[in-house]
RNA sequence: GGGGACGUAGCUCAGCUGGGAGAGCAUCAGGUUCGCAAUCUGGGGGUCAAGGGUUCGAAUCCCUCCGUCUCCA
Numbered sequence: 001g002g003g004g005a006c007g008u009a010g011c012u013c014a015g016c017u018g019g020g021a022g023a024g025c026a027u028c029a030g031g032u033u034c035g036c037a038a039u040c041u042g043g044g045g046g047u048c049a050a051g052g053g054u055u056c057g058a059a060u061c062c063c064u065c066c067g068u069c070u071c072c073a
Base pairs, nucleotide, nucleotide: 001072002071003070004069005068006067007066010025011024012023013022019056027043028042029041030040031039050064051063052062053061
């Protein structure tokens, strides 16, 4: 220098035939307990790495760019 994969909640990830942004764990509140743990119920938390374009509508399609991993040289 070139090819490929990945980047979504504090962490691990799902969602890619374009239309609701989600799960588990964690965290907070409450129930249960004399108390703790465990368990149950509910809540908060996101500029979907970044910028631009297409579209009525983009995490998803196109372009640029940054980072991580990997292959070739």
Predicted 3D model of a 73-nucleotide RNA (transfer RNA) from a Selenomonadaceae bacterium. The organism belongs to Selenomonadaceae, within Bacteria. It matches the Rfam family "tRNA". Rfam classes the family as a transfer RNA.